[in-house]
Order: sequence, then C1' cells, then structure tokens
RNA sequence: ACCUUACCAGGGCAAACCCGUCGAAAGGCGGGGACGCAAAGUCACCGGUCUAACAGGCUUCGGCCUCAUGAUGGCGGGAUUGCAAGG
Repeated sequence: ACCUUACCAGGGCAAACCCGUCGAAAGGCGGGGACGCAAAGUCACCGGUCUAACAGGCUUCGGCCUCAUGAUGGCGGGAUUGCAAGG
C1' cells in the first nucleotide's frame, strides 16, 4: 500500500417510538431510547424514492393533476477519509 471481516481488543454510530424545536410538507436539529450497522464517517456527481411550497393546467370552486429549486448518505452506485485484527 492492497484485500478480507473468521478471530482479539478498545470502542463507535443510533432505527422505530416519545418530548421539545424548525419547516408548507417530506424531513432536519436537540434530549431520551436501541432496530440494527465493519464505515449506519463525510459528500447530492448518477439513478431511485419521498414531499409539492412556488409555478402550470383543470374544476362541480370543495379541490384534483403535473412539476424540485426541497429532502433522503440507515435505497443503490460513485467519490473521499478512517480504527483494529488477519492475509
């Protein structure tokens, strides 16, 4: 440096749910809490998925449909950084 995660050790992160808070929402943040995760560290470049404020169209005027510039890194790919052990 590369590969692997069978084994050892130190550990790390934190799903659902609850409370608070931001947001139109999806969802984010903080606290509690653990379903799980060898990158469940980081990054929206590609695809997927979620929401639909704004906008456009329709309307029986109640709303309906389309759409990301919003979100998701714990959906997949990719990029990048890293601990331990073994080879």
The RNA shown here (c-di-GMP-I riboswitch aptamer) has 87 nucleotides and comes from a Hydrogenophilales bacterium.
The prediction has a mean pLDDT of 90.